[in-house]
Context: one part of a larger RNA
RNA sequence: GAAUGAACGCUGGCGGCGUGCCUAACACAUGCAAGUCGGAUGUGCCGCAAGGUGCAUGGCAGACGGGUGAGUAACGCGUGGGGAACCUACCUCUUUGUGGGGAAUAACGUUCCGAAAGGAAUGGUAAUACCGCAUGAGACCAUAGGCUGGGAUGUUUAUGGUGAAACCCGGGGACCGCAAGGCCUGGGGCAAGGAGAGGGUCCUGCGUCUGAUUAGCUAGUUGGCGGGGUAAUGGCCCACCAAGGCGUCGAUCAGUAGCCGGCCUGAGAGGGUGAUCGGCCACACUGGAACUGAGACACGGUCCAGACUCCUACGGGAGGCAGCAGUGGGGAAUUUUGCGCAAUGGGCGAAAGCCUGACGCAGCAACGCCGCGUGGGUGAUGAAGGUCUUCGGAUCGUAAAACCCUGUCGUCAGGGACGAAGGUUGCGUGCCUAACAGGUGCGUAACUUGACGGUACCUGGAGAGGAAGCCCCGGCUAACUCUGUGCCAGCAGCCGCGGUAAUACAGAGGGGGCAAGCGUUAUUC
Numbered sequence: 001g002a003a004u005g006a007a008c009g010c011u012g013g014c015g016g017c018g019u020g021c022c023u024a025a026c027a028c029a030u031g032c033a034a035g036u037c038g039g040a041u042g043u044g045c046c047g048c049a050a051g052g053u054g055c056a057u058g059g060c061a062g063a064c065g066g067g068u069g070a071g072u073a074a075c076g077c078g079u080g081g082g083g084a085a086c087c088u089a090c091c092u093c094u095u096u097g098u099g100g101g102g103a104a105u106a107a108c109g110u111u112c113c114g115a116a117a118g119g120a121a122u123g124g125u126a127a128u129a130c131c132g133c134a135u136g137a138g139a140c141c142a143u144a145g146g147c148u149g150g151g152a153u154g155u156u157u158a159u160g161g162u163g164a165a166a167c168c169c170g171g172g173g174a175c176c177g178c179a180a181g182g183c184c185u186g187g188g189g190c191a192a193g194g195a196g197a198g199g200g201u202c203c204u205g206c207g208u209c210u211g212a213u214u215a216g217c218u219a220g221u222u223g224g225c226g227g228g229g230u231a232a233u234g235g236c237c238c239a240c241c242a243a244g245g246c247g248u249c250g251a252u253c254a255g256u257a258g259c260c261g262g263c264c265u266g267a268g269a270g271g272g273u274g275a276u277c278g279g280c281c282a283c284a285c286u287g288g289a290a291c292u293g294a295g296a297c298a299c300g301g302u303c304c305a306g307a308c309u310c311c312u313a314c315g316g317g318a319g320g321c322a323g324c325a326g327u328g329g330g331g332a333a334u335u336u337u338g339c340g341c342a343a344u345g346g347g348c349g350a351a352a353g354c355c356u357g358a359c360g361c362a363g364c365a366a367c368g369c370c371g372c373g374u375g376g377g378u379g380a381u382g383a384a385g386g387u388c389u390u391c392g393g394a395u396c397g398u399a400a401a402a403c404c405c406u407g408u409c410g411u412c413a414g415g416g417a418c419g420a421a422g423g424u425u426g427c428g429u430g431c432c433u434a435a436c437a438g439g440u441g442c443g444u445a446a447c448u449u450g451a452c453g454g455u456a457c458c459u460g461g462a463g464a465g466g467a468a469g470c471c472c473c474g475g476c477u478a479a480c481u482c483u484g485u486g487c488c489a490g491c492a493g494c495c496g497c498g499g500u501a502a503u504a505c506a507g508a509g510g511g512g513g514c515a516a517g518c519g520u521u522a523u524u525c
Stems, first nucleotide, its partner, number of pairs: 001525004006521005013372006019365002021330001026328003030325003035060003040057007067283003076208008086200003091196008099133001101131002108123006139162009167188006175182002209255003216246003221243004226238003258280004262273004285306005308319004336362001338361003344358001345356004375405004385396004409466001411461005419452001422448011469514005474495003480509005490497002
């Protein structure tokens, strides 16, 4: 000099954009933060009906989004490769199919147990819930062969075997049927495959802090054979066999630490750092475990153990803010228990829509960066006053007053957005179709959707009015005199000032520097 997620002191007008518990991964009152689907299904209640609302079964989602950095020196991360060792719900394209049956169960009713949390018995019903049967394009398994290749576990041919499914919503001319419907047709779903996209998993070369006042470490240890397990390789696990494996090119041990893109500094090389934003990892009161599922060993799921808090009828139960606000505590120190789903994005849904403390906004804080203002011109009897003085004067100083202007910001009044794309209904037209139903694409008309916000912005009125401080002046280092004090009181980054003429202390006048900030402290280069 530059920089900061800063703090402290003095001061403080406005706006834009950012940023805001670095400490106790300390404990948490309260509210909210993950639901949705009635176009899968049963049923209670309201209603004349249309429909609405609740409970429950069922489906999808709760593995995303959001938080934190405790642990981790590790294939954790970064970068480059590999998988002849792998998985993938939703989405896109594509192939084949969707036949025919059955038994339950929640809700609900009744009875009972319990203080509660909750539970038991019995009756009873549906499904896209559950279970057999049929079929098998393909898939998988076995046997035999071919092809590619360094090497088949890849690919292909033949034979045999295993194993699927679920229905729902609309519309309709002829024909059958009393009707429901059959039948035809549109859309969605379901089952089994193939390909893709996106996502994930595993292996590996190289890189990744300090200490030798840590020199030896290792028995599932190192390798093999066989098995188990997994989506999959592998001592990942197990039985047996062998005796290996790592290390001064730093093993082991100890300390510290999430890693990176980046950020700060620097001419660069380098050094420091890892807040906000983005990628990856790890964690969710502490420790352990699995279940469900395409995906978890799961922050707002389950079970066990522990500590803590709360309720209790003492028998037993309930809880987990490192989500958003907020509270206590710790600390030099870090914000509102705000508004809205209008936009963007996400979940569910055919859709309307519902949910969304993600997000969009607003609030607080000079915490940072940037911009603007606190007025402009004229004005010498160089006024009054202050300070200094050699008592002549000098200086503050065109500074003020006074006169003439301007109108940024602020204030008052009026107008007033962009951000809106969509959605609903009607009409026209193309496609599917037997169809002028219906569905869907395109166009068009009307109506309608804004938290921010009566905000930004624009126009007008009045009016210099409401808006300047902080540090320094011995040298380094820009800026000097007077008074007080008298090695005292004090100053100080270094050198050093102060013991009676102190440009170094304190005050004043003057001056210098920066400016809504200025200094100090801390830290980095």
This is a predicted structure of a 525-nucleotide part of an RNA (small-subunit ribosomal RNA, 5' domain) from a metagenome. The prediction has a mean pLDDT of 88. RNAcentral holds the full RNA, with entries from SILVA. Rfam family: Bacterial small subunit ribosomal RNA.